[in-house]
RNA sequence: AGUUUCCUUCGGGGCAGGGCGUAAUUCCCUACCGACGGUGAUGAGCUUACAAGCUCUUAGUCCGUGACCCGGAUGCUUUAUAUAAAGCAGAAGGUGGAUUUGGUGAAACUCCAAAGCCGACAGUUAAAGUCUGGAUGAGAGAAGGAACAG
Numbered sequence: 001a002g003u004u005u006c007c008u009u010c011g012g013g014g015c016a017g018g019g020c021g022u023a024a025u026u027c028c029c030u031a032c033c034g035a036c037g038g039u040g041a042u043g044a045g046c047u048u049a050c051a052a053g054c055u056c057u058u059a060g061u062c063c064g065u066g067a068c069c070c071g072g073a074u075g076c077u078u079u080a081u082a083u084a085a086a087g088c089a090g091a092a093g094g095u096g097g098a099u100u101u102g103g104u105g106a107a108a109c110u111c112c113a114a115a116g117c118c119g120a121c122a123g124u125u126a127a128a129g130u131c132u133g134g135a136u137g138a139g140a141g142a143a144g145g146a147a148c149a150g
Stems, first nucleotide, its partner, number of pairs: 004147007017029003031130002033119002035065004043056005060117002069094002074089006099115005121133003
């Protein structure tokens, strides 16, 4: 370095300004935001005589994941005369969005330039990526520590 188990901590951002209207951060003009892992030709630093190597960093739209929703193996609790009913938790699995053109180049959907596009559920004096709520939740995962093994 790697593997297994456990513990602790961390782990999502955003309508400024204006219009119409009884009413909209929901419509219209405009504005703003971009979770986690991977890939990666960006950028920075270090080592080295060179070759080369190492560290950090680089995608909302590529490959996957998570939250929401569906699902419901399984477990627990209560009641009942054992089959049953009710409640709570919940694995696998499923659903679920969006990019092109030009440039450089050996190579780019990642770099540079330009123009696009996308965004769970419930609620609401009026339709929500941005407000309120489930959520002081959950979580992809990240860091640190302990044990075992090597």
Molecule: FMN riboswitch aptamer (RFN element)
Organism: Sporosarcina ureae DSM 2281